[in-house]
Context: one part of a larger RNA
RNA sequence: CUGGGCGUAAAGGGAGCGUAGGCGGCGCAACAAGUUAGGAGUGAAAUCCCAAGGCUUAACCUUGGAACUGCUUUUAAAACUGUUGAGCUUGAGUGAUGGAGAGGAAAGCGGAAUUCCUAGUGUAGCGGUGGAAUGCGUAGAUAUUAGGAGGAACACCAGAGGCGAAGGCGGCUUUCUGGACAUUAACUGACGCUGAGGCUCGAAAGCGUGGGGAGCAAACAGGAUUAGAUACCCUGGUAGUCCACGCUGUAAACGAUGGAUACUAGAUGCGGGAGGUAUCGACUCCUUCCGUGUCGUCGCAAACGCAAUAAGUAUCCCGCCUGGGGAGUACGGCCGCAAGGUUGAAACUC
Numbered sequence: 001c002u003g004g005g006c007g008u009a010a011a012g013g014g015a016g017c018g019u020a021g022g023c024g025g026c027g028c029a030a031c032a033a034g035u036u037a038g039g040a041g042u043g044a045a046a047u048c049c050c051a052a053g054g055c056u057u058a059a060c061c062u063u064g065g066a067a068c069u070g071c072u073u074u075u076a077a078a079a080c081u082g083u084u085g086a087g088c089u090u091g092a093g094u095g096a097u098g099g100a101g102a103g104g105a106a107a108g109c110g111g112a113a114u115u116c117c118u119a120g121u122g123u124a125g126c127g128g129u130g131g132a133a134u135g136c137g138u139a140g141a142u143a144u145u146a147g148g149a150g151g152a153a154c155a156c157c158a159g160a161g162g163c164g165a166a167g168g169c170g171g172c173u174u175u176c177u178g179g180a181c182a183u184u185a186a187c188u189g190a191c192g193c194u195g196a197g198g199c200u201c202g203a204a205a206g207c208g209u210g211g212g213g214a215g216c217a218a219a220c221a222g223g224a225u226u227a228g229a230u231a232c233c234c235u236g237g238u239a240g241u242c243c244a245c246g247c248u249g250u251a252a253a254c255g256a257u258g259g260a261u262a263c264u265a266g267a268u269g270c271g272g273g274a275g276g277u278a279u280c281g282a283c284u285c286c287u288u289c290c291g292u293g294u295c296g297u298c299g300c301a302a303a304c305g306c307a308a309u310a311a312g313u314a315u316c317c318c319g320c321c322u323g324g325g326g327a328g329u330a331c332g333g334c335c336g337c338a339a340g341g342u343u344g345a346a347a348c349u350c
Base pairs, nucleotide, nucleotide: 004321005320006319007304008303012318014201015200016199017198021194022193023192025088026087028085029084030083031082033081034080035077036076037075038074039073040072041071042070049065050064051063052062053061054060091191092188093187094186095184096183097182098181103177104176105175106174107173108172109171110154115149116148117147118146119145120144121143125136126135162169163168206247207246208245209244210243211242215241216240220236221235222234223233258317259316260315261314262313263312266295267294268293269292270291271290272289273288274287275286276285299306300305323350324349325348332343333342334341335340
């Protein structure tokens, strides 16, 4: 260098944007770098291979042939790749029209509930459990009525429904703002795909500074349970959970399934559009595009299962795997305030 793989056996990077690089639509012309064919030169000898021959054979030696798959140069070809030139519109993008959406950011507003405070009514219990106790309560609790404060989360709608690259996003209104989709076919004319490094985003927990703190609740305390109970249950309760700014950069970050493109039976739901048919009038019927589910043929698969949202058939690019343990450890580098992250072995052992 070559092979086989990556849903569950080892293996898809957490996700996107994008640099270098790799790969790349249709037809025309030119060139001839790659490519193909022929010629010339060179490719030392020995070795290797083949055929003869020489030592009594063999090893060994001699002669001849083949080969040295390469390089240089020259002549020619022009299909493919490449380069250049001028084009095309189906890939890609722009425009126009239109509707859908918890997509993102900021500000404001709302009602229910919990807790607390004040006042009224009212009296002996409340609470909690498997049963209890700790706890709260005659300094008037629980219950109930009225008023107030404050924080967090948004019942019903709600759906296997929608949106987003992923993480994720759910009360209402306004402002700013991203993307996708359908129809149209006016414009550009291959402007594309992927993407080592790089940059950005990235749940929860955690960290820094300053706020906030209703409920919940690691730690902690007490009560139970138990042989014990550093737990499960109960009563409390601090970080935290919330906000602003900054850091961390990890997850069963999962569809355990990288991205793009094309092709390959059907059936049936749901969401967003467009067109048509019938009709007085499409929610209803038919066609079509996009998304999201279920079943299923071919095919694939070790099986389970996947099956137009492929794990099928192919092409391009990236990432990753190569027996178990040691070990995602040690050492070193880089990053971080720290916690730690990232890169990532070996001895030894089975």
Small-subunit ribosomal RNA, central domain from an uncultured Clostridia bacterium, 350 nucleotides, folded computationally.
The sequence was found in a public genome assembly.